[in-house]
Context: one part of a larger RNA
RNA sequence: GAUUGAACGCUGGCGGCAUGCUUAACACAUGCAAGUCGAACGGUAACGCGGAGAGCUUGCUCUCUGGCGACGAGUGGCGGACGGGUGAGUAACGCGUAGGAAUCCGCCCAUUAGUGGGGGACAACCCGGAGAAAUCCGGGCUAAUACCGCAUACGCCCUACGGGGGAAAGGAGGGGAUCUCUUCGGAGACCUUCCGCUAUUGGAUGAGCCUGCGUCGGAUUAGCUUGUUGGUGGGGUAACGGCCUACCAAGGCGACGAUCUGUAGCUGGUCUGAGAGGACGAUCAGCCACACUGGGACUGAGACACGGCCCAGACUCCUACGGGAGGCAGCAGUGGGGAAUAUUGCACAAUGGGGGAAACCCUGAUGCAGCAAUGCCGCGUGUGUGAAGAAGGCCUGCGGGUUGUAAAGCACUUUCAAUUGGGAAGAAAAGGGGUUGGCUAAUACCCGACCUUCUUGACGUUACCUUUAGAAGAAGCACCGGCUAACUCCGUGCCAGCAGCCGCGGUAACACGGAGGGUGCGAGCGUUAAUC
Numbered sequence: 001g002a003u004u005g006a007a008c009g010c011u012g013g014c015g016g017c018a019u020g021c022u023u024a025a026c027a028c029a030u031g032c033a034a035g036u037c038g039a040a041c042g043g044u045a046a047c048g049c050g051g052a053g054a055g056c057u058u059g060c061u062c063u064c065u066g067g068c069g070a071c072g073a074g075u076g077g078c079g080g081a082c083g084g085g086u087g088a089g090u091a092a093c094g095c096g097u098a099g100g101a102a103u104c105c106g107c108c109c110a111u112u113a114g115u116g117g118g119g120g121a122c123a124a125c126c127c128g129g130a131g132a133a134a135u136c137c138g139g140g141c142u143a144a145u146a147c148c149g150c151a152u153a154c155g156c157c158c159u160a161c162g163g164g165g166g167a168a169a170g171g172a173g174g175g176g177a178u179c180u181c182u183u184c185g186g187a188g189a190c191c192u193u194c195c196g197c198u199a200u201u202g203g204a205u206g207a208g209c210c211u212g213c214g215u216c217g218g219a220u221u222a223g224c225u226u227g228u229u230g231g232u233g234g235g236g237u238a239a240c241g242g243c244c245u246a247c248c249a250a251g252g253c254g255a256c257g258a259u260c261u262g263u264a265g266c267u268g269g270u271c272u273g274a275g276a277g278g279a280c281g282a283u284c285a286g287c288c289a290c291a292c293u294g295g296g297a298c299u300g301a302g303a304c305a306c307g308g309c310c311c312a313g314a315c316u317c318c319u320a321c322g323g324g325a326g327g328c329a330g331c332a333g334u335g336g337g338g339a340a341u342a343u344u345g346c347a348c349a350a351u352g353g354g355g356g357a358a359a360c361c362c363u364g365a366u367g368c369a370g371c372a373a374u375g376c377c378g379c380g381u382g383u384g385u386g387a388a389g390a391a392g393g394c395c396u397g398c399g400g401g402u403u404g405u406a407a408a409g410c411a412c413u414u415u416c417a418a419u420u421g422g423g424a425a426g427a428a429a430a431g432g433g434g435u436u437g438g439c440u441a442a443u444a445c446c447c448g449a450c451c452u453u454c455u456u457g458a459c460g461u462u463a464c465c466u467u468u469a470g471a472a473g474a475a476g477c478a479c480c481g482g483c484u485a486a487c488u489c490c491g492u493g494c495c496a497g498c499a500g501c502c503g504c505g506g507u508a509a510c511a512c513g514g515a516g517g518g519u520g521c522g523a524g525c526g527u528u529a530a531u532c
Stems, first nucleotide, its partner, number of pairs: 001532004006528005013379006019372002021337001026335003030332003035078003040075002043071002047069003050065007085290003094215007103207002108203003112199004116150001118148002125140006156165003170195006178189004216262003223253003228250008265287004269280004292313005315326004343369001345368003351365001352363004382412004392403004416473001418468001421465002426459001431453008476521005481502003487516005497504002
């Protein structure tokens, strides 16, 4: 000199854009942060509509009714493995980079072939029981895209090449004849569209595994290793492999630093520097690890799973003492620690994610707002004129000098803030109507394109423009002995004090304290800490 996720002191007008627990991976009150689908299913607790009945105060109340809109609880599906947080652990194939082969991959895209016919349950519900509660037990009824056989098998899997094995689920919309059943309302067969389902082959995406090289300090750590190193058989995995196991051999690593120990998430990058290098790894992005501590598996395409389960432990809470409940390193917020770090805000309008055919629902992701000069950038605090060089202050050799065109005065301007009114863009969709193309037996339905219409904004009293008023509301901080830009007076008297280094102070101190003046930066300025 540059820099910072900074803190402290003094001061403080506005705006834009960023950033904001670096410490206790300390403990957490409260609310929210992952749901959704009735177009898979049996149903109907609540709400609304319709229908029936009763009461009567004649427009209300009650009862019944899944008929409709919907929908609590339940079965079932998909999603809770993403998104969000943190950096404790880890010196490691963890990360970076370059390669590799023995693998899996839901949803998505494409290929080929199917989607036949049956069965038995379990919730919900009803009945009964146990318990303070959490919850649990017994009996009975029932549906499905839940579960299980059978049939079939182009691909597929196993094979000793003889053969053997293995699937599926339906739902919604529309329809002119014909047929079946009918409680005469309809229901179904049949045709068709869409969404699904099963098997298979490719793709895409994502993931697992292996290897070369690189990746901090200590030798006052020199030897380390028994599933250890390799082989064979077996097991296991999606997959290779001592991954596991039995047997056999005795290997494997190490001064090119093994082992032990300390420290540490890694990277793109950031800071500095002419560069080489050095230091760091906040925000943003990629990877990894973790989710009260330790261990374990279940489900699933994917987890050994932050807001899932089980066991053990510590802690907190409830308890009828028998037993139970919990996990903010999600967003806010509280206590604590600390020099120190924000609101228990608004909205799903946009972007994205989950579910759904869709409407839509959910989303503390995200978009915004609030707080903080924490940082960077921009703007303002007026402009011109004005010598009687006013008054006052300070200095003085008492003549004057300086503050100083500074002020006052005069003439102007009105950014920003204040005030009045107007006012974009972020919004494209979805929905309604029409035209047309595709599908089709069809002018239904459904899908696509175009035209048109109607809406949807948290921010938001937005940005921006405009009205009104008036210089009106807006300057400080550090320093002035040398380094280093900037000097005099008074006070003090090795005292009080200053100080980054040299050093000042013991009676005229340009170095302490005050004043006047000056210098440097400026909504900041200094100090401290840290890095180059």
Predicted 3D model of a 532-nucleotide part of an RNA (small-subunit ribosomal RNA, 5' domain) from a metagenome. Its mean pLDDT, the model's own confidence on a scale to 100, is 87. It matches the Rfam family "Bacterial small subunit ribosomal RNA".